[in-house]
RNA sequence: GGCACCGAGGAGCGUUGCGAUCCCGUGGGGACCAGGCUCGGUGUCGGCCCUUCAGGGCGAAGGCAACGGCGCUCGUGAGUG
Numbered sequence: 001g002g003c004a005c006c007g008a009g010g011a012g013c014g015u016u017g018c019g020a021u022c023c024c025g026u027g028g029g030g031a032c033c034a035g036g037c038u039c040g041g042u043g044u045c046g047g048c049c050c051u052u053c054a055g056g057g058c059g060a061a062g063g064c065a066a067c068g069g070c071g072c073u074c075g076u077g078a079g080u081g
Stems, first nucleotide, its partner, number of pairs: 001045009010074006018036001021031004035067001047058004
């Protein structure tokens, strides 16, 4: 770093439909669809480092989130009246 799963980022209703997924099939159409993003954990593959070649490591301390189409409602914090 890739993939998979889990947790978190306050909660809900309505709506549009890009990507992904699924279905149909020349060029496309349909269904579904606003946590797909970020942070953290686990596993695995790759990569890097050490090494007694069979193993080990990829973090410690401290601090801390940012963001998520449109409309509405609730909750929470601050300020004002």